[in-house]
RNA sequence: GCCGUUGUAGCUUAGUGGUAGAGCAUACCCUUGAAGCGGGUGAGAUGGAGGUCCGAUUCCUCUCAACGGCA
Numbered sequence: 001g002c003c004g005u006u007g008u009a010g011c012u013u014a015g016u017g018g019u020a021g022a023g024c025a026u027a028c029c030c031u032u033g034a035a036g037c038g039g040g041u042g043a044g045a046u047g048g049a050g051g052u053c054c055g056a057u058u059c060c061u062c063u064c065a066a067c068g069g070c071a
Stems, first nucleotide, its partner, number of pairs: 001070007010024004018054001026042005047063005
């Protein structure tokens, strides 16, 4: 230099065009003499910019980061 893969919540991840889910963690409440366990409720995310579309995490382009391959 060229090609490819991946990027979603604090962590691990699901999601191939129509409401972004889950587990752990976390906050509050119940429970306990207290803590733990258990139960209930909540907050929290699509790497960035643009395009296509009525509608984009999803499709296209550029870009950023990590990883891999070729030279």
The RNA shown here (transfer RNA) has 71 nucleotides and comes from a Candidatus Nomurabacteria bacterium.
Its mean pLDDT, the model's own confidence on a scale to 100, is 84.
The sequence is in RNAcentral, with records from ENA.
The source organism's lineage runs through Bacteria, Bacteria candidate phyla and Candidatus Nomuraibacteriota.
Its Rfam family is "tRNA". By type it is a transfer RNA.